[in-house]
Context: one part of a larger RNA
Molecule: small-subunit ribosomal RNA, 5' domain
Organism: uncultured bacterium
RNA sequence: GGAUGAACGCUAGCGGCAGGCCUAAUACAUGCAAGACGAACGGUAAGUUGAGUAGCAAUACUUGACCAAGAGUGUCGUAAGGGUGCGUAACACGUAUGCAAUCUGCCCUCAACAGGAGGAUAGCUCCCCGAAAGGGGAAUUAAUACUGCGUAAGAUUGUAGUUCGGCAUCGGACAGCAAUUAAAACCGAGGUGGUUGAGGAUGAGCAUGCGCAUGAUUAGUUAGUUGGCGGGGUAACGGCCCACCAAGACGAUGAUCAUUAGGGGAACUGAGAGGUUGAUCCCCCACACUGGCACUGAGAUACGGUCCAGACUCCUACGGGAGGCAGCAGUGGGGAAUAUUGGGCAAUGGGCGGAAGCCUGACCCAGCGACGCCGCGUGAGGGAAGAAGGCCUUUGGGUCGUAAACCUCUGUUGUAUGGGAAGAAGGAAGUGACGGUACCAUACGAGGAAGUCCCGGCUAACUACGUGCCAGCAGCCGCGGUAAUACGUAGGGGACGAGCGUUGUCC
Numbered sequence: 001g002g003a004u005g006a007a008c009g010c011u012a013g014c015g016g017c018a019g020g021c022c023u024a025a026u027a028c029a030u031g032c033a034a035g036a037c038g039a040a041c042g043g044u045a046a047g048u049u050g051a052g053u054a055g056c057a058a059u060a061c062u063u064g065a066c067c068a069a070g071a072g073u074g075u076c077g078u079a080a081g082g083g084u085g086c087g088u089a090a091c092a093c094g095u096a097u098g099c100a101a102u103c104u105g106c107c108c109u110c111a112a113c114a115g116g117a118g119g120a121u122a123g124c125u126c127c128c129c130g131a132a133a134g135g136g137g138a139a140u141u142a143a144u145a146c147u148g149c150g151u152a153a154g155a156u157u158g159u160a161g162u163u164c165g166g167c168a169u170c171g172g173a174c175a176g177c178a179a180u181u182a183a184a185a186c187c188g189a190g191g192u193g194g195u196u197g198a199g200g201a202u203g204a205g206c207a208u209g210c211g212c213a214u215g216a217u218u219a220g221u222u223a224g225u226u227g228g229c230g231g232g233g234u235a236a237c238g239g240c241c242c243a244c245c246a247a248g249a250c251g252a253u254g255a256u257c258a259u260u261a262g263g264g265g266a267a268c269u270g271a272g273a274g275g276u277u278g279a280u281c282c283c284c285c286a287c288a289c290u291g292g293c294a295c296u297g298a299g300a301u302a303c304g305g306u307c308c309a310g311a312c313u314c315c316u317a318c319g320g321g322a323g324g325c326a327g328c329a330g331u332g333g334g335g336a337a338u339a340u341u342g343g344g345c346a347a348u349g350g351g352c353g354g355a356a357g358c359c360u361g362a363c364c365c366a367g368c369g370a371c372g373c374c375g376c377g378u379g380a381g382g383g384a385a386g387a388a389g390g391c392c393u394u395u396g397g398g399u400c401g402u403a404a405a406c407c408u409c410u411g412u413u414g415u416a417u418g419g420g421a422a423g424a425a426g427g428a429a430g431u432g433a434c435g436g437u438a439c440c441a442u443a444c445g446a447g448g449a450a451g452u453c454c455c456g457g458c459u460a461a462c463u464a465c466g467u468g469c470c471a472g473c474a475g476c477c478g479c480g481g482u483a484a485u486a487c488g489u490a491g492g493g494g495a496c497g498a499g500c501g502u503u504g505u506c507c
Base pairs, nucleotide, nucleotide: 001507002506003505004504006503007502008501009500010499013376014375015374016373017372020368021334026332027331028330030329031328032327035076036075037074040073041072047066048065049064050063051062052061053060054059083287084286085285093211094210095209096208097207098206099205102204103203107200108199109198110197111196112195113194115149117147118146125138126137127136128135129134154181155180156179157178158177159176161174162173163172164171165170185192186191187190213259214258215257220250221249222248225247226246227245228244230242231241232240262284263283264282265281266277267276268275269274289310290309291308292307312323313322314321315320340366342365343364344363348362349360350359351358352357379409380408381407382406389400390399391398392397413448414444415443416442417441418440419439423434451496452495453494454493455492456477457476458475462491463490464489465488466487472479473478
């Protein structure tokens, strides 16, 4: 000098953009953050309405139609999006190459199908237990829920061939035989779905090489350990797991151990080499009160799912139950320190749905704080051989100083009034949280808007008074003991300017 997720002191007019718990992965009141589909299904409350009966009427009851909340079955989603950085020094990450060792819902293309049956169950109703959370029993009912049967282009497995590729375990193509293996309908008149298979796309899994912090005051480490054979398991290879066999495998080119740490794209700095960092944004990883297990599923060993154990908190009728903000706000606590319990789904994107639409603290906006960067303003022109006043003085004067006053203007900004967007895109219509915002016009009137640090040298900027090794200053050198340009105050000056200085950290 540059930089900063900064903090502190003094000061402060406005706007745009960006960023805002670096500490306790500490504990959390409250609200919201993942639901959707009635065009899969049975069925209903409320409501609207027609008819009938009773009644003088209000109304009640019965019954039909329309519409249909909540609950339930089913399906898709909840594995995305959002948060945090605990763990992890290599199983992560980055990069390169591969899987003749793999899977892939929704989506796209193509091929072939969808025949005929059945038994339940939730809900509803009734009964019972319980304070609650919830649970049990009986009867009954539906489906794109579930289960057989039929069909099998294809697929899978087995089997014996031909051919091509490969060093090879082996793989591809062709045609054959055997066994196994599917399905579901809905709207209502051309659409949406269903099943099987092939290819694609996307996503994921796995493997290998290389790179990747510090410590040797860590030198030896390792028994599923290293390899083989056979099996099991997996979507799939593999000590991934197991039986048996061999005795290997790693290590001063640093194994093992310990400490620290999410990794990268990148960011800061620097002429570069390098050094430092890993906030915001993007990619990957890990985690979801702590530890563990699996289930469902195309996908999880699942933040707002299940189960078990533990710590903690809450409710209780003491028998038993409920909970998980490292989602968005917000609270306590910690800290030098970090915001609103805001608005909206209008846009973009996501889930569901044929659609209308519903949901969306993702997101878009607004609020708070000079935390940063950028831009603008706090007026412009004229105005004295120079007012008053301050300060200095050799008492002549000098200086603040065209500065002020005063005159003439302007209207950025400000205030008021009026107008008023784009962002809105789909065949049309309609649709804006922001927002009566930005912006435009008119009126008013210099009116409301300057500070901070420094002035001994480094280092731009000097005098007076006070103080007297005191009080104090200080980044280094050093100032102060009676004329201190170094302390304090004043006048003057210098630098930067809505900021200025100090402190911390990095180059």